[in-house]
RNA sequence: GCCGAUCCUCCGCCGAGUCCGCAUAGUGCCGAUCACGGCCUGCGGAGCCGGGGACCCACCGAAACACCGGGGUGAAUCCGCACCCCCCGCAUGCGCGGGGUCGCGGUAGGGCCACUUCCACGCCCGAACCCGACAGCUAACCCGGUAGGCGGACUGGAAGAACCU
Numbered sequence: 001g002c003c004g005a006u007c008c009u010c011c012g013c014c015g016a017g018u019c020c021g022c023a024u025a026g027u028g029c030c031g032a033u034c035a036c037g038g039c040c041u042g043c044g045g046a047g048c049c050g051g052g053g054a055c056c057c058a059c060c061g062a063a064a065c066a067c068c069g070g071g072g073u074g075a076a077u078c079c080g081c082a083c084c085c086c087c088c089g090c091a092u093g094c095g096c097g098g099g100g101u102c103g104c105g106g107u108a109g110g111g112c113c114a115c116u117u118c119c120a121c122g123c124c125c126g127a128a129c130c131c132g133a134c135a136g137c138u139a140a141c142c143c144g145g146u147a148g149g150c151g152g153a154c155u156g157g158a159a160g161a162a163c164c165u
Stems, first nucleotide, its partner, number of pairs: 010152005018046006026040001028039004047146006057136001069134001070131004078106004085100006109125004115160006
């Protein structure tokens, strides 16, 4: 000097996931040292978020067929191709239909672009989980959550705000 990793501070992003108080009512951890501070944990409150839950409204309402229950959080839905691996039904001749998984491509929709909003350019996401036979909306009322995961930018235009002079 270069590359990589880890820790701390600060700043920032997705997300409801923030703030205040009490506590050895806690055999907790760390740091100090004159009995304190911080974190975690437990409880309570504020704020925010989600679910259940009347009248009214909606649904109940064509017939038939195999498979396929239904519902919730969330932006995360839907479509095509490929595969023929698994399950079910039909067929027994090719196979066909439904569901699932895997691999591509797209898409409803969502996020970022560092004061805010809008637009443009650009870059991304388009998952995962939960309830357990059960829920339309829904005032009163009832119940629950307040996590987790990342990053280190210096693009432009319009309007506004703030700061400075």

The RNA shown here (c-di-AMP riboswitch aptamer (ydaO/yuaA leader)) has 165 nucleotides. The coordinates come from a structure-prediction model, not an experiment, and the mean pLDDT is 76. It was read from a public genome assembly, where an Rfam model found it.